A computed fold for a 669-nucleotide part of an RNA from Derbesia marina, annotated as large-subunit ribosomal RNA, domain II. Rfam family: Bacterial large subunit ribosomal RNA. The organism belongs to Derbesia, within Eukaryota. The gene name in the source record is rnl. Model confidence (mean pLDDT): 83 of 100. The RNAcentral record of the full RNA draws on ENA.
[in-house]
Context: one part of a larger RNA
RNA sequence: GCCGGCGACUCGUAUAAAAUGGCAAGGUUAAAAAAUUUUUUGAAGCCUAAGUGAAAACAAGUCUGAAAAGGGCGGAAGUCAUUUUGUAUGGACCCGAACCCGAGUGAUCUAACCAUGACCAGGAAGAAACUUGGUUAAAACCAAGUGGAAGUCCGAACUGCCCAAUGUUGAAAAAUUGACAGAUGAGUUGUGGUUAGGGGUGAAAUGCCAAUCGAACUCGGAGCUAGCUGGUUCUCCUCGAAAUGCGUUGAGGCGCAGCAUUUAUAAAUUGACUAAGGGGUAAAGCACUGUUUCGGUACGGGCUAUGAGAAUAGUACCAAAUCGUUGCAAACUUAGAAUACUAAAGUCAAACCUUAAAUAGUGAGACUAUGGGGGAUAAGCUCCAUAGUCAAAAGGGAAACAGCCCAGAUCAUCAGCUAAGGCCCCUAAAUAAUAACUAAGUGUUAAAGGAGGUAUGAAUGCAAAAACAACCAAGAGGUUUGCCUAGAAGCAGCCAUCCUUAAAAGAGUGCGUAAUAGCUCACUGGUAAAGCGUUCAUGCGCCGAAAAUGAAAGGGACUAAGUUAUUUGCCGAAGCUAUGAGCUUUUUAAAGCGGUAGAGGAGCGUUCUGUUCUAGGGUGAAGCUGUUUUGUAAGAAUCAGUGGACGAAACAGAAGUGAGAAUGUCGGC
Numbered sequence: 001g002c003c004g005g006c007g008a009c010u011c012g013u014a015u016a017a018a019a020u021g022g023c024a025a026g027g028u029u030a031a032a033a034a035a036u037u038u039u040u041u042g043a044a045g046c047c048u049a050a051g052u053g054a055a056a057a058c059a060a061g062u063c064u065g066a067a068a069a070g071g072g073c074g075g076a077a078g079u080c081a082u083u084u085u086g087u088a089u090g091g092a093c094c095c096g097a098a099c100c101c102g103a104g105u106g107a108u109c110u111a112a113c114c115a116u117g118a119c120c121a122g123g124a125a126g127a128a129a130c131u132u133g134g135u136u137a138a139a140a141c142c143a144a145g146u147g148g149a150a151g152u153c154c155g156a157a158c159u160g161c162c163c164a165a166u167g168u169u170g171a172a173a174a175a176u177u178g179a180c181a182g183a184u185g186a187g188u189u190g191u192g193g194u195u196a197g198g199g200g201u202g203a204a205a206u207g208c209c210a211a212u213c214g215a216a217c218u219c220g221g222a223g224c225u226a227g228c229u230g231g232u233u234c235u236c237c238u239c240g241a242a243a244u245g246c247g248u249u250g251a252g253g254c255g256c257a258g259c260a261u262u263u264a265u266a267a268a269u270u271g272a273c274u275a276a277g278g279g280g281u282a283a284a285g286c287a288c289u290g291u292u293u294c295g296g297u298a299c300g301g302g303c304u305a306u307g308a309g310a311a312u313a314g315u316a317c318c319a320a321a322u323c324g325u326u327g328c329a330a331a332c333u334u335a336g337a338a339u340a341c342u343a344a345a346g347u348c349a350a351a352c353c354u355u356a357a358a359u360a361g362u363g364a365g366a367c368u369a370u371g372g373g374g375g376a377u378a379a380g381c382u383c384c385a386u387a388g389u390c391a392a393a394a395g396g397g398a399a400a401c402a403g404c405c406c407a408g409a410u411c412a413u414c415a416g417c418u419a420a421g422g423c424c425c426c427u428a429a430a431u432a433a434u435a436a437c438u439a440a441g442u443g444u445u446a447a448a449g450g451a452g453g454u455a456u457g458a459a460u461g462c463a464a465a466a467a468c469a470a471c472c473a474a475g476a477g478g479u480u481u482g483c484c485u486a487g488a489a490g491c492a493g494c495c496a497u498c499c500u501u502a503a504a505a506g507a508g509u510g511c512g513u514a515a516u517a518g519c520u521c522a523c524u525g526g527u528a529a530a531g532c533g534u535u536c537a538u539g540c541g542c543c544g545a546a547a548a549u550g551a552a553a554g555g556g557a558c559u560a561a562g563u564u565a566u567u568u569g570c571c572g573a574a575g576c577u578a579u580g581a582g583c584u585u586u587u588u589a590a591a592g593c594g595g596u597a598g599a600g601g602a603g604c605g606u607u608c609u610g611u612u613c614u615a616g617g618g619u620g621a622a623g624c625u626g627u628u629u630u631g632u633a634a635g636a637a638u639c640a641g642u643g644g645a646c647g648a649a650a651c652a653g654a655a656g657u658g659a660g661a662a663u664g665u666c667g668g669c
Base pairs, nucleotide, nucleotide: 001669002668003667004666005665006664011090012089013088014087015086016085017084018083019082020081021080022079023078026047027046028045032041033040034039051058052057061073062072063071064070093231094230096228100221101220102219103218104217105216111195112194113193114192115191116190117189118188119187120185122154123153124152129146130145131144132143133142134141158182159181160180163178164177165176166175197213199209200208201207206215234603235602236601237600238599239598244257245256246255247254248253258362259361260359261358262357263356264355269350270349271348272347273346274345276342277341284333285332289329290328291327294324295323296322297321300318301317302315303314304313305312306311365390366389367388368387369386370385371384372383373382374381395406396405397404410581411580412579413578415577416576417575421571422570423569424556425555426554430568432567433566434565435564436563437562443558449543450542453540454539455538456537457536458535459534460533461532462531470527471526472525473524476500477499478498482494483493506521510519511518582593583592584591585590604658606655607654608653609652610651611650616646623642624641625640626639628637629636630635
């Protein structure tokens, strides 16, 4: 892991509601007793038959009250059983702690200690002391020798364990190999004994106390408790939620309300439209509160001048207030929508809602659109509001894709029509039509910004008296204007910017020179010749455009099979229709039948009991294997084989009553 067996809402008591049954203005006994087979006795007690008021009290009324007013509560058959569903209490649907407490068992492991024994190859080095000699007045001292000390040295046994590799379902629940430390000592070790869990022992690591130690193990309290996790077994039918508010030592739990179901109940309810209301949001505005731009007038102040001072005058400084002008506001509003909301009217259309009782579940929500707060006008972010979908919803579309678009699956059909979305091939249906645009594979991601891309429109200027572009000429003189300057001659800079000749030519548009020179432009003539500029708006394109394994747009491909506008067909879903079938509700004419949590209803099957030692059964029961038939399902039956002794159906009753999941449990493989 698979297969098979076992495996979870029970039972007692009390109480509530519903259903069924008995009796009924009454219903019923409890303990107990008697008989003995479920019957009799037993009225203590309980519920009900009258309420109201704090009460005295009054009474179909009563209380409040001054009240004959108003208002509150009352004025309708119950009770006893059985069953079901809840609640309370008990282990209370099942499995699951870590803990806490009590009584015991452990020091054959290990810690320390006690008693009594045992063990430590070999080698090195050579303390004290002593001897002899020297030396000394005598010592000290020196030399040689003897000697054999020490938590001395090297190194086996022994004890330990610094490092590495191997091992890691090991040879081993701590080892092996190599290497390493101590090795006469605070050494190692045998045997026997002592210390016990709120404790012992500890050269102290919370270490060790039998592979267990921040409190051992065994049994008991004990089925501890678990607002937590997991699991909870047959079928069909009807309805069908919530993820919100308030409170909570509350936040993943509860209580009340909200929303669901069932049974009653009362009346009407809901939606749309019309007219009627109040509002202070959006937008807007600046009349208030604030904020803000510029200008006029200007209180007051600063500065300057004059004056001995008082003061006077000036000011390109600041500036209240006021007038005009321009903006801004969630906590501004003179005015002010659309929606939304409101009770009573009217019209139309629908079937919808109130109250009560019983039973719940929910109280982690998600995304999308819109209006907002927080954040960075970030987030598949977070918090509200309104709506939708998912949750609890399958089907079609979006390549794939809970929350987007279309649409709500009772069942069947090789019928039809459509929705969203599509119609070249993959792939069902147009290689459809008309008019345009796009050349970028744009289509098939993105901004500021940039550009003689291209199309359309508008305004305006020039143009056969010749425009725009090109080419050939001219572009002069006073004058190097004046000033300034070393120089300044059109062209460093300042002022001025005239006149003449002319077809035209600036006291000069740019380059250039030290300054001149030179080139060029404006302006003019000629050649040739028909359109040429400027500005604005719009459509579709271009650039801007970089990401990590490899295309990333569904693919092929497409110049339409792209884009815009118009048009006609067709395809396309579990939608709608058609035909047939089943069920539910009820007013019998219709309507309805997706569904998690959950509520309600109807059934199937298993074991046992009664009718019942039953029908049946060795001419073959149950069980098992297979076949066939049948029911909407759980299931039921026929036949064949196997099997070898029991055992249906029906109607009732009682439950150890249905397994695929619980790191379930036992067995097998």